[in-house]
Context: one part of a larger RNA
RNA sequence: CUGGGCGUAAAGCGCGCGUAGGCGGUUUGGUAAGUCGGAUGUGAAAUCCCCGAGCUCAACUUGGGAAUUGCAUUCGAUACUGCCUGACUAGAAUGUGGUAGAGGUAAGUGGAAUUCCCGGUGUAGCGGUGAAAUGCGUAGAUAUCGGGAAGGAACAUCAGUGGCGAAGGCGACUUACUGGACCAACAUUGACGCUGAGGUGCGAAAGCGUGGGGAGCAAACAGGAUUAGAUACCCUGGUAGUCCACGCCCUAAACUAUGUCAACUAGCCGUUGGGCUCAUAAGGGCUUAGUGGCGCAGCUAACGCGAUAAGUUGACCGCCUGGGGAGUACGGCCGCAAGGUUAAAACUC
Numbered sequence: 001c002u003g004g005g006c007g008u009a010a011a012g013c014g015c016g017c018g019u020a021g022g023c024g025g026u027u028u029g030g031u032a033a034g035u036c037g038g039a040u041g042u043g044a045a046a047u048c049c050c051c052g053a054g055c056u057c058a059a060c061u062u063g064g065g066a067a068u069u070g071c072a073u074u075c076g077a078u079a080c081u082g083c084c085u086g087a088c089u090a091g092a093a094u095g096u097g098g099u100a101g102a103g104g105u106a107a108g109u110g111g112a113a114u115u116c117c118c119g120g121u122g123u124a125g126c127g128g129u130g131a132a133a134u135g136c137g138u139a140g141a142u143a144u145c146g147g148g149a150a151g152g153a154a155c156a157u158c159a160g161u162g163g164c165g166a167a168g169g170c171g172a173c174u175u176a177c178u179g180g181a182c183c184a185a186c187a188u189u190g191a192c193g194c195u196g197a198g199g200u201g202c203g204a205a206a207g208c209g210u211g212g213g214g215a216g217c218a219a220a221c222a223g224g225a226u227u228a229g230a231u232a233c234c235c236u237g238g239u240a241g242u243c244c245a246c247g248c249c250c251u252a253a254a255c256u257a258u259g260u261c262a263a264c265u266a267g268c269c270g271u272u273g274g275g276c277u278c279a280u281a282a283g284g285g286c287u288u289a290g291u292g293g294c295g296c297a298g299c300u301a302a303c304g305c306g307a308u309a310a311g312u313u314g315a316c317c318g319c320c321u322g323g324g325g326a327g328u329a330c331g332g333c334c335g336c337a338a339g340g341u342u343a344a345a346a347c348u349c
Stems, first nucleotide, its partner, number of pairs: 004320003007303002012317001014202004021195003025088003029084003033081002035077008049065006091192001092189005097183003103178007110155001115150001117148001118146004125136002163170002207248006216242002221237004259316006267294012298305002322349003331342004
C1' cells in the first nucleotide's frame, strides 16, 4: 500500500493563466522498454520450515530437502501501457453568419436631490427627542418664491431567486477602443486535450505614500442627554476617510461555508438568451446554453442533496488527523508601515 476523509463535525487554496509532473480519444504496422512465461547461472554457511538420525526423552546436536519471493544472461509471448510510424473525427480549436448582456478601459454629456451664495416676501421661532438639552435664529433664521452660481458625490423609476464576469465585482446617457459567452448550419485543422507542485497575474472594504478634491455621510474628537456609572446605544457638531490620478497593501462569513475537468443516471413547474417547428392569433411542441423551485432512485449521522448532486465513476491538484496553548513564538520571505505568508514546542485537559 491493501484500508479514512474535506456542505454544517478537523479539512476545497479568494479566483485565473500556466511550467515541470501526473493522466489522456478511435485505428494500422513495427518495436519489445514496462508486463507475462521457459531455461541457465547465482542467491555462502548457520538460522526458519519439512522428512529422518543421535544423546533414555526434551532442549541440544546432526543428514537430506524445501525455501531464499532477488539479480544477471538467454529464448519466447504481444492483449494492455510505453516508444516509432501511417491514418481517422466523436475531444479540442479555427473560419463563416447571427444574438443577448450593469463584462472591462477612456473621454464627453444629463436631470432629480442635499449643501452653500445672491435677491424678494415674511416674523419669532427653528431644529431635535421617549422627553429634553447642547445647537441655529431679531446682525432676520426656519418656511416660501425667483435667480444665479458653485461644487462634489451618487445615479430614483425601469429592476426581475433578470443579465454579464474566472473570482473580487459590475447599474443615468452617448461615443471610441476592447475581452468573453451563446446559437445555427456547414467548412477546416487533426488529439493540438485535462489537471496543475513551484511560478505569475487579478483580487471587496479598511489601511499606507505623493499630489489633487471635499457636497453629503462620518471612525477619532467635543458638547448635550440617558444612567448607579455610560469612555456606549439617542441628539447637536465634527476631522481623517469616503471621491480622482499614480504607486503600495493582499486580507474577508473572498460563502454555494460545496476545487477543476469529463461521462452516466425518473419526472414536474417557472424564468433569461438562441434555433427549428405547428398555428390566423392567442398559444403549443422539440432542441440548446444559463438561472430558480419541487421531487424518484441513490446518497447522508441527521439536516438535507437530488442532471447547477452532497448520486454512480474516472483524471489531476489542494487540504484534515483531539481541545487549549496558536494561526501564536522563533527563523525565512514580502511590506514604507500597519501587517501578511510559511509555521512549531513546552505545558495543560

Description
This is a predicted structure of a 349-nucleotide part of an RNA (small-subunit ribosomal RNA, central domain) from Pseudoalteromonas sp. Gp-2-9.1-voll. Lineage of the source: Bacteria > Pseudomonadota > Gammaproteobacteria > Alteromonadales > Pseudoalteromonas. The prediction has a mean pLDDT of 88. It matches the Rfam family "Bacterial small subunit ribosomal RNA".